FMN riboswitch aptamer (RFN element), 117 nucleotides, folded computationally. Rfam family: FMN riboswitch aptamer (RFN element). Rfam's curators write: The RFN element is a highly conserved domain that is found frequently in the 5'-untranslated regions of prokaryotic mRNAs that encode for flavin mononucleotide (FMN) biosynthesis and transport proteins. This element is a metabolite-dependent riboswitch that directly binds FMN in the absence of proteins. In Bacillus subtilis, the riboswitch most likely controls gene expression by causing premature transcription termination within the 5' untranslated region of the ribDEAHT operon and precluding access to the ribosome-binding site of ypaA mRNA.The FMN riboswitch structure, reported in present an FMN-bound six-stem junction, adopts a butterfly-like scaffold, stapled together by opposingly directed but nearly identically folded peripheral domains. The sequence was found by an Rfam model in a public genome assembly. Model confidence (mean pLDDT): 80 of 100.
RNA sequence: AAUAUUCUUUGGGGCGGAGUGAAAUUCUCCACCGGCAGUGACAGUCUGCGAAGCCUUACGGCCCGAACGGGUGCAAUUCCCGUACCGACGGUAUAGUCCGGAUGAGAAAAGAAAUGC
Numbered sequence: 001a002a003u004a005u006u007c008u009u010u011g012g013g014g015c016g017g018a019g020u021g022a023a024a025u026u027c028u029c030c031a032c033c034g035g036c037a038g039u040g041a042c043a044g045u046c047u048g049c050g051a052a053g054c055c056u057u058a059c060g061g062c063c064c065g066a067a068c069g070g071g072u073g074c075a076a077u078u079c080c081c082g083u084a085c086c087g088a089c090g091g092u093a094u095a096g097u098c099c100g101g102a103u104g105a106g107a108a109a110a111g112a113a114a115u116g117c
Stems, first nucleotide, its partner, number of pairs: 005113006016030004031097002033087002035049004044085002053062003067083005089100003
């Protein structure tokens, strides 16, 4: 100086107001939220991954939502302006925001240890 290994810790946010109703944080109007890594420049909507669902003893496989226009700039589908859109399963008056599986799992981040070259 580089590579791989093991361990520890961390590791998802959000319903406030009004209306209807016997009943809705679920409907209607307004509001609110945005995991990880990458990408020349900061991303819910680009690329990949995780989570959820299905199959499987397991590894793993399948599945996997949504953005345009303008501006600045050498460079931004990432910044600024404008207008949009998306959000697993079970429960319950129809849920991205409530309750539950979940004191779970996990992309990954930080730290530590020892080994070998």